A computed fold for a 594-nucleotide part of an RNA from a Bacillota bacterium, annotated as large-subunit ribosomal RNA, domain I. The coordinates come from a structure-prediction model, not an experiment, and the mean pLDDT is 82. It matches the Rfam family "Bacterial large subunit ribosomal RNA". Its family is annotated with ribosome and structural constituent of ribosome in the Gene Ontology. Lineage of the source: Bacteria > Bacillati > Bacillota.
Context: one part of a larger RNA
């Protein structure tokens, strides 16, 4: 030196363990914000670096409920203090809430500078406190003030309301790629898809036929299955791909403009031989008159076209319509009858209930014995509960030891739902077919794009630009070119639950043939944390002593680490570098080769 065997040391794999993931299922909630968010700077404890809480009232204040013995977060100790006169805790409601940040008095290299104006405190023009003082839009008033007199537009303030800026997916509009595929590439495709901006909402969009259909019908819109990889589009390549219909889920329909009456403002124009005043009749009035033009109320909303108009008919009272009489007509109470707060108008309020939320309380039965052990819940034996034998804790496996669990129960305050009840709203019926009306720079066209499953095609149907440019019911559109016959429909104004999407976020100590510390979130621990980069941005590593600190008093060596002995403790080769302790590697000892 080498081979083995033995016992160390380093190392941190491997079991076995989970406080933290991941995924799912139900339900819930679906927004915060100038009354100052979201996220942050600083502060804040008696002693306090980090976290957490909080906010110069600063680990907390007041209050109204639960709850009972301890308590003064994480985290000990020193000290000091609270609490059955009820503390901490827990839950409704309030107060305070620096600075920054939409950040809003003016600046600004956030968390910092420096102001004005009123009101205070002070002996003080010092210094300190309190309030207010950006922008925009809409309304209102008030002061002004062109073209152009008088007025308007404009313009200044000052007063109330608004907005703004955040927010995980989901949802409409808007602008909109590449890489790829086509086995190269260009039309094409990826894909109207990623990205960006705007908006909104708890959903959002779309929605009450100018539909679909075809000789027979449906009856607004959404979303599923199917139809169907089918008609189709396509360098007819790669691809792309409906729709009708049929079966479900859900289910709600309406209001406006216009014709016509009224009423006011306003501009024109008109009369003394008077126009006119709801009709008639006798009387009375006298710029009350006709036109346009806005702006209000009434009226009305449809395709078996409606409506307006003019007609008949129709509840009770009562008021106006120049006066009285008769008829018409309107209002306004009462009766009937309906209807409503998600749309079809809308506000607030009560009053009962909800297997409601947001703290809770109650809640059976072995602290029987032997045995083993450090320890019984384990083993023998003997008992009990059960609407409870889920679960997890106690020194190993516990239905009866604790926390629970089945099952019953609870709210001063706050919040959601329902229902009633006040309370609001609206209110008829037919005939007639002469005259009005029934969404314009709109349909249509043309030329030139986009969007439809349709790449310009025989291309409709929708929608932009640019030009041009109708009809009002004997009217107008649509049925995939156009044209006719025939069917169906009735643009050019708007509202509308539900089924559909999605989950930052709460609740059930729900569930999991999910993961167990190189795994599961990047993150089980002071993690979006150190550290890393000019920034955008990247982005770790780290768990476990014991049942319980009982964490080794006390002696010895040693400067100290560190170790020997005593003692704790089942164990200490469980002593904090701490649960098991594998392998590389590196020593001692020994044996047997060389």
């Nucleotide at each position: 030196g080498g081979c083995g065997c033995a016992c160390g040391g380093a190392g941190g794999a491997u079991g076995c363990c989970u406080u933290g993931g991941c995924g799912u299922c139900a339900g819930g909630a679906g927004c915060c914000g100038a009354c100052g968010a979201a996220g942050g700077a600083c502060g804040u404890g008696g002693c306090a670096a980090u976290c957490u809480g909080c906010g110069a009232a600063a680990a907390g204040c007041c209050u109204c409920g639960g709850g009972g013995a301890g308590u003064c977060g994480a985290a000990a100790g020193c000290a000091g203090a609270c609490a059955u006169c009820g503390a901490u805790c827990c839950g409704g409601g309030g107060a305070u809430a620096u600075c920054c940040g939409a950040a809003u008095g003016g600046g600004g290299c956030a968390a910092c500078c420096c102001a004005c104006a009123a009101g205070g405190g002070c002996a003080a023009u010092a210094c300190c406190c309190u309030u207010g003082u950006a922008u925009c839009c809409u309304u209102a008033c008030a002061c002004u003030g062109a073209a152009u007199c008088c007025a308007u537009a404009g313009g200044u303030g000052u007063a109330a309301g608004g907005a703004a800026g955040g927010c995980a997916a989901c949802c409409a509009g808007g602008u909109g790629a590449a890489c790829u595929g086509a086995a190269a590439c260009a039309u094409c495709u990826a894909a109207g898809u990623a990205a960006c901006c705007u908006g909104a909402g708890g959903a959002a969009a779309a929605g009450a036929a100018a539909a679909a259909a075809u000789c027979a019908u449906u009856g607004a819109u959404u979303c599923c299955c199917u139809u169907a990889g089918u008609a189709g589009u396509g360098g007819c390549g790669a691809a792309c791909g409906a729709a009708a219909g049929g079966g479900g889920a859900a289910g709600a329909g309406c209001c406006u403009a216009a014709a016509c009456u009224c009423u006011c403002u306003u501009u024109a124009c008109g009369u003394g031989a008077c126009a006119g005043g709801c009709u008639g009749a006798c009387a009375c009035c006298g710029u009350u008159g006709u036109a346009g033009a806005g702006a209000g109320a009434g009226g009305g909303u449809a395709g078996c076209g409606g409506g307006a108009c003019u007609c008949u008919c129709a509840g009770c009272g009562u008021a106006c319509u120049u006066g009285u009489c008769a008829g018409a007509g309107u209002g306004c109470g009462c009766a009937u009858g309906g209807a409503g707060u998600u749309a079809c108008a809308a506000a607030a309020c009560u009053u009962u209930c909800u297997g409601g939320c947001u703290a809770g309380g109650g809640g059976a039965a072995g602290u029987g014995a032997c045995c083993u052990g450090g320890a019984a819940a384990g083993g023998u034996c003997c008992g009990c509960c059960g609407c409870a034998g889920a679960a997890g804790g106690u020194a190993a496996a516990a239905g009866c030891c604790c926390u629970g669990u089945a099952c019953c129960u609870u709210a001063a305050a706050g919040c959601a739902g329902a229902a009633a009840g006040a309370c609001u709203c609206c209110a008829g019926a037919g005939a007639g077919g002469a005259u009005c009306c029934c969404a314009a720079g709109u349909a249509g066209c043309a030329c030139g794009g986009g969007c439809c499953a349709c790449g310009a095609g025989a291309a409709a149907u929708c929608c932009c630009g640019u030009g041009u440019g109708a009809a009002u019911c004997c009217g107008g559109g649509a049925g995939g070119a156009c044209c006719a016959c025939c069917u169906c429909c009735u643009a050019a104004g708007g509202c509308u639950a539900a089924a559909u999407a999605c989950u930052c976020c709460c609740u059930g100590a729900g569930c999991g043939a999910c993961c167990g510390a190189u795994a599961g979130c990047g993150a089980a621990c002071u993690a979006g944390u150190a550290c890393c980069g000019u920034g955008a941005g990247g982005g770790a590593a780290a768990g476990g002593u014991g049942a319980a600190a009982a964490g080794c008093a006390c002696c010895c060596c040693g400067g100290g680490a560190g170790g020997g002995g005593a003692g704790u403790g089942a164990a200490a080769u469980a002593g904090a570098a701490c649960c098991u302790g594998a392998a590389a590697c590196c020593a001692u000892g020994u044996g047997c080769c060389u």